[in-house]
Context: one part of a larger RNA
RNA sequence: ACCAACGAGUUAGUGUAUGUGGCAAGGUUAAGGAAGUUAAAUCCGAAGCCGAAGUGAAAGCGAGCCUGAAUAGGGCGAUUGAGUCAUAUAUACUAGACCCGAAACUAGGUGAGCUUCCCAUGAGCAGGCUGAAGCGAUGGUAAAACAUCGUGGAGGGCCGAACCAUUAGGAGCUGCAAGUCCUUUGGAUGACUUGUGGGAAGGAGUGAAAAGCUAAUCGAACCUAGAGAUAGCUGGUUCUCCGCGAAAUAGCUUUAGGGCUAGCCUCGGAUUACUAUUUUACAGGGGUAGAGCUCUGAUUGGACUAGCGGGCCUCGCGGCUUAGUAAAUCCUGACAAACUUCGAAUACUGUAAAAACUAUACCGGGAGUCAGACGGUGACAGAUAAGUGCCAUCGUCAAGAGGGAAACAGCCCAGACUACUGUCUAAGGUCCCUAAUUAACAACUAAGUGGAAAAGGAUGUGGGAUUGCUGAGACAACCAGGAGGUUGGCUUAGAAGCAGCCAUUCCUUGAAAGAGUGCGUAAUAGCUCACUGGUCAAGCGAACCUGCGCCGAAAAUUCAACGGGGCUAAAGUUGUUAACCGAAGACGUAGAAUUACAAUUGUAAUUGGUAGCGGAGCGUUCUGUAUGUCGCUGAAGGUGAGAUGUGAGUCUUGCUGGAGAUAUCAGAAGUGAAAAUGUUGGU
Numbered sequence: 001a002c003c004a005a006c007g008a009g010u011u012a013g014u015g016u017a018u019g020u021g022g023c024a025a026g027g028u029u030a031a032g033g034a035a036g037u038u039a040a041a042u043c044c045g046a047a048g049c050c051g052a053a054g055u056g057a058a059a060g061c062g063a064g065c066c067u068g069a070a071u072a073g074g075g076c077g078a079u080u081g082a083g084u085c086a087u088a089u090a091u092a093c094u095a096g097a098c099c100c101g102a103a104a105c106u107a108g109g110u111g112a113g114c115u116u117c118c119c120a121u122g123a124g125c126a127g128g129c130u131g132a133a134g135c136g137a138u139g140g141u142a143a144a145a146c147a148u149c150g151u152g153g154a155g156g157g158c159c160g161a162a163c164c165a166u167u168a169g170g171a172g173c174u175g176c177a178a179g180u181c182c183u184u185u186g187g188a189u190g191a192c193u194u195g196u197g198g199g200a201a202g203g204a205g206u207g208a209a210a211a212g213c214u215a216a217u218c219g220a221a222c223c224u225a226g227a228g229a230u231a232g233c234u235g236g237u238u239c240u241c242c243g244c245g246a247a248a249u250a251g252c253u254u255u256a257g258g259g260c261u262a263g264c265c266u267c268g269g270a271u272u273a274c275u276a277u278u279u280u281a282c283a284g285g286g287g288u289a290g291a292g293c294u295c296u297g298a299u300u301g302g303a304c305u306a307g308c309g310g311g312c313c314u315c316g317c318g319g320c321u322u323a324g325u326a327a328a329u330c331c332u333g334a335c336a337a338a339c340u341u342c343g344a345a346u347a348c349u350g351u352a353a354a355a356a357c358u359a360u361a362c363c364g365g366g367a368g369u370c371a372g373a374c375g376g377u378g379a380c381a382g383a384u385a386a387g388u389g390c391c392a393u394c395g396u397c398a399a400g401a402g403g404g405a406a407a408c409a410g411c412c413c414a415g416a417c418u419a420c421u422g423u424c425u426a427a428g429g430u431c432c433c434u435a436a437u438u439a440a441c442a443a444c445u446a447a448g449u450g451g452a453a454a455a456g457g458a459u460g461u462g463g464g465a466u467u468g469c470u471g472a473g474a475c476a477a478c479c480a481g482g483a484g485g486u487u488g489g490c491u492u493a494g495a496a497g498c499a500g501c502c503a504u505u506c507c508u509u510g511a512a513a514g515a516g517u518g519c520g521u522a523a524u525a526g527c528u529c530a531c532u533g534g535u536c537a538a539g540c541g542a543a544c545c546u547g548c549g550c551c552g553a554a555a556a557u558u559c560a561a562c563g564g565g566g567c568u569a570a571a572g573u574u575g576u577u578a579a580c581c582g583a584a585g586a587c588g589u590a591g592a593a594u595u596a597c598a599a600u601u602g603u604a605a606u607u608g609g610u611a612g613c614g615g616a617g618c619g620u621u622c623u624g625u626a627u628g629u630c631g632c633u634g635a636a637g638g639u640g641a642g643a644u645g646u647g648a649g650u651c652u653u654g655c656u657g658g659a660g661a662u663a664u665c666a667g668a669a670g671u672g673a674a675a676a677u678g679u680u681g682g683u
Base pairs, nucleotide, nucleotide: 001683002682003681004680005679006678011095012094013093014092015091016090017089018088019087020086021085022084023083026050027049028048032044033043034042054061055060064076065075066074067073098236099235101233105226106225107224108223109222110221116200117199118198119197120196121195122194123193124192125190127159128158129157130155134151135150136149137148138147139146163187164186165185168183169182170181171180202218204214205213206212239617240616241615242614243613244612249262250261251260252259253258263369264368265366266365267364268363269362273360275359276358277355278354279353280352281351282350283349284348290342291340292339296336297335301331302330303329305326307325308324309322310321311320312319313318372397373396374395375394376393377392378391380389381388402413403412404411417591418590419589420588422587423586424585428581429580430579431565432564433563437578439577440576441575442574443573444572450567456551457550460548461547462546463545464544466542467541468540469539477535478534479533480532481531483508484507485506488502489501490500514529518527519526592607593606594605595604596603597602618672620669621668622667623666624665628662629661630660637656638655639654640653641652642651643650644649
């Protein structure tokens, strides 16, 4: 891993509801007893319980009672009559209470043959090196000290085997090994190592202290018991079909991943109100969007004018003045969630009418839900960030399949009862992949724009409208001129059109020519422009609105920002038009079920579905039916085939098998497995 078997809402008691049955203003026995049996059935047994009357705290009173001073008011009742016993189902509570699962807690025991420490008694440590004290001799001293040479053999001394350890690297890592092997390394007469015997233990021991060790277990050992501890947590929970079908919200919660009540779902009952829903009309209140500036605040420019500041005059008082500042007032422009003189659309409330194969409200049984997600719209928080957080409202998903968006829960279209190689459409598409137009007409785009992006930039190109110049010759190009006073004045080393400053920046000649538009020089010079003439010949220039394009444009493994191929009077974009394709939509044919209405076989509508509620069934084991029926002329079981039912399944039969099986109708459950890192066995 696979296969098989086993594997989870049970039982008891007590309530509640519904169904069924008995009796009924009553219902019912319990313990116990009688007789009797394999066990029962049966018959006694009203003690007790529920109901037939309530009310009050109670004494009590009673169709009334209580409160109260009350014949008041108010509260609970009667006047409306059904209970009770049993049983089935559902559910609640008490019990382990659907099943498996802790870490832990407590009690009583078992462990120091591992390991820690201690006690007693033994054992072990090749070889080599160093050479302390002491002692002796000699020297030395007054005597010592001291020095030298010998002797001596100390040391948690040195090197290094056994032995003990394990520093670094490597191997091993289903190992040789649940800690080993190789190389290397530390200690190696000591706080050394080791044998044997003995002692100390579970909140306790032992510990040169690491919460280490206490039998491969230690921040509290192991075994058994309490014990099926508890688990608001995770996982699992077994046959079929049919009807309906949620929620992810509010309030409270030592509450936030749990619960309770309400909301939303389901089943039953009761019968009814013009009760809900929708549309139309009418009547309402509002202060949002918008708008506005009257108020509250904030605010542009100006006018006017107190105060303040500056300047001047004054001994002082004070006066005059002012490109400064500035309250109030006026004009002007404009802002606001906590501003409003105003003010919608929607929404909401009510009234009336109409519509509908719709639903609502009430009583009772059963739930589930309390993590929601994205999208559109209106806000807030954030950075007018987030596949962000948080509200409101609608949709989808959740619990929804099908078609489209290449792929893609939440987007677009559309809601799947079953079958059909029929028809029409939606969104979206129609060159090929790929079903359907290489459709039509009128334009645009040249960027593969289409098929990612901004500020900003640009003689891209189409359309519109405005304005100027122009056969008295424009625009561009070419030929020619572009002068004189003068080097204007100042400044300056110089400043001559062209460093800078100044100027009513002038005058003259002229067709025209600036006290000069740029380049240039140290300054001149030189080139050029404005301006003018000629040649040429018909349009030329400027700003604006708008369609489609261009640049701006850099990312990590080739293309990789149309799904691909590929596409340019498109297969791109804009507008108009006609066809077609396209879904589980609609229609058609056949069939099934549910509900309603009719009333004997029809009509209409409906039939996606998680949690969940309700209904109807299939199958397994056992009991009665059964002293029956089937069975060696072959039961059960196994393995094939055929038939049949919407399904769980059922029926018939071949082979195998070799002795039991059981219809029908009822009853009772150890009653259905694919999942639980399920359990056991097998391979």